Predicted 3D model of a 73-nucleotide RNA (transfer RNA) from Gemmatimonas groenlandica.
NCBI's taxonomy places the organism under Bacteria, Pseudomonadati, Gemmatimonadia, Gemmatimonadaceae, Gemmatimonas.
The sequence is in RNAcentral, with records from ENA and Rfam.
Rfam family: tRNA. Gene Ontology term of the family: triplet codon-amino acid adaptor activity. Rfam's curators write: Transfer RNA (tRNA) molecules are approximately 80 nucleotides in length.
RNAcentral records the identical sequence in 2 taxa.
RNA sequence: UGCCCCUUAGCUCAAUUGGCAGAGCGUCUGACUCUGACUCAGAAGGUUCUAGGUUCGAUUCCUAGAGGGGCAA
Numbered sequence: 001u002g003c004c005c006c007u008u009a010g011c012u013c014a015a016u017u018g019g020c021a022g023a024g025c026g027u028c029u030g031a032c033u034c035u036g037a038c039u040c041a042g043a044a045g046g047u048u049c050u051a052g053g054u055u056c057g058a059u060u061c062c063u064a065g066a067g068g069g070g071c072a073a
Base pairs, nucleotide, nucleotide: 001072002071003070004069005068006067007066010025011024012023013022019056027043028042029041030040031039049065050064051063052062053061
C1' cells in the first nucleotide's frame, strides 16, 4: 500500500427474498429451603460501532469513516 472478514444486551452469539431485535450464560425479584446451593417462575437490561444515502419501512442494501483480525506485497 492493496484485498477480505468482523463490530447486535454485562459476556458468547443468533436474527435473509428489507417488515414488532432474540437465545444461552450472567444480574435482580419471588417460590422452594432452618440457611445456602440446585431447581422452577418472572423481571430488568439495546442510539444493532459512527455519519450520511436509498426505501412507506434498514441489524440487513449503498457510500465514507472508526476499531479489531487475516492474506499478499